Small-subunit ribosomal RNA, central domain from an uncultured Bacillota bacterium, 350 nucleotides, folded computationally.
Context: one part of a larger RNA
RNA sequence: CUGGGCGUAAAGGGCGUGUAGGUGGACGGACGCGUCGGAUGUGAAAUACCCGGGCUCAACUUGGGAACUGCAUCCGAAACGGUCGGUCUUGAGUGCAGGAGAGGGCAGUGGAAUUCCCAGUGUAGCGGUGAAAUGCGUAGAGAUUGGGAGGAACACCAGUGGCGAAGGCGGCUGCCUGGACUGUAACUGACGCUGAGGCUCGAAAGCGUGGGGAGCAAACAGGAUUAGAUACCCUGGUAGUCCACGCCGUAAACGAUGAGUGCUAGAUGUUGGGAGUCACAAGACUUUCAGUAUUGCAGUUAACACGAUAAGCACUCCGCCUGGGGAGUACGACCGCAAGGUUGAAACUC
Numbered sequence: 001c002u003g004g005g006c007g008u009a010a011a012g013g014g015c016g017u018g019u020a021g022g023u024g025g026a027c028g029g030a031c032g033c034g035u036c037g038g039a040u041g042u043g044a045a046a047u048a049c050c051c052g053g054g055c056u057c058a059a060c061u062u063g064g065g066a067a068c069u070g071c072a073u074c075c076g077a078a079a080c081g082g083u084c085g086g087u088c089u090u091g092a093g094u095g096c097a098g099g100a101g102a103g104g105g106c107a108g109u110g111g112a113a114u115u116c117c118c119a120g121u122g123u124a125g126c127g128g129u130g131a132a133a134u135g136c137g138u139a140g141a142g143a144u145u146g147g148g149a150g151g152a153a154c155a156c157c158a159g160u161g162g163c164g165a166a167g168g169c170g171g172c173u174g175c176c177u178g179g180a181c182u183g184u185a186a187c188u189g190a191c192g193c194u195g196a197g198g199c200u201c202g203a204a205a206g207c208g209u210g211g212g213g214a215g216c217a218a219a220c221a222g223g224a225u226u227a228g229a230u231a232c233c234c235u236g237g238u239a240g241u242c243c244a245c246g247c248c249g250u251a252a253a254c255g256a257u258g259a260g261u262g263c264u265a266g267a268u269g270u271u272g273g274g275a276g277u278c279a280c281a282a283g284a285c286u287u288u289c290a291g292u293a294u295u296g297c298a299g300u301u302a303a304c305a306c307g308a309u310a311a312g313c314a315c316u317c318c319g320c321c322u323g324g325g326g327a328g329u330a331c332g333a334c335c336g337c338a339a340g341g342u343u344g345a346a347a348c349u350c
Base pairs, nucleotide, nucleotide: 004321005320006319007304008303012318014201016199017198021194022193023192025088026087027086029084030083031082033081034080035077036076037075038074039073040072041071042070049065050064051063052062053061054060091191092188093187094186095184096183097182098181103177104176105175106174107173108172109171110154115149116148117147118146119145120144121143125136126135162169163168206247207246208245209244210243211242215241216240220236221235222234223233258317259316260315261314262313263312266295267294268293269292270291271290272289273288274287275286276285277284278283299306300305323350324349325348332343333342334341335340
């Protein structure tokens, strides 16, 4: 160096974008760099290897051979890889015509509910629990009616549904904006794939500054429970949860399953398109593309299970693993306001 792996045993980077690099479609042509064949030179001797010889044998020594798998030059081959140039359209992209969607950002706006305030009615309870108590209430609570304030979240629709690269996204309207899909086949003509570094995005909690604060609620206080109860239950309650801007950069960031491409039985639902048949229409059926879900042949798997959305059969590229503990710790470095994050050992021990 080769050889094994990564759903659950150790192991897929949280996700994207893309630099270097690696890798790459069809058909001619040229070159001959890689590649292959031949020749010549060289590849010192010794050692090692093979066949012999000499010390009684052996070690040792000695003769010959092969080998030294390499390098250089020359001649040749042109399939494959490469380079240059030409052509192509199926990969990729663009155009045109469409329909779907909680995709993103900003602004506006609606109703239900909770809480609080004001007013009316009204009287002794309310609340809470396993049972209670703390708590609230004759200074009039709770209940009920009317009015008002404010914040947050959007019942039904709602789906086994949709969209997004992931995190994630759900009232309604407008503006701005990304992507996917279907049909067509007008255009470009391999422009592709992957991607070490880099850069962007990245739930919740947390941090900074300034707002906001209805409900909920770490901390905290009280009441219970209990042997105790720094809990579970109850009454309160502050950060926070919300907004703007700036940080943080983590997660069971999970499908615990990297991305791309090709190939490999079926059956059943469902979402968005297209085409066709029937039909006045609503719609029904057939088929096709894209997504999503269940079952399942072959195959795979230690088993569970996976099974065209593969964990099957292959190829390209990246990331990662190498016994448990010590330890995601120490040290150093980089990042951060901090919290901490990233990278990441060893002694020792089983």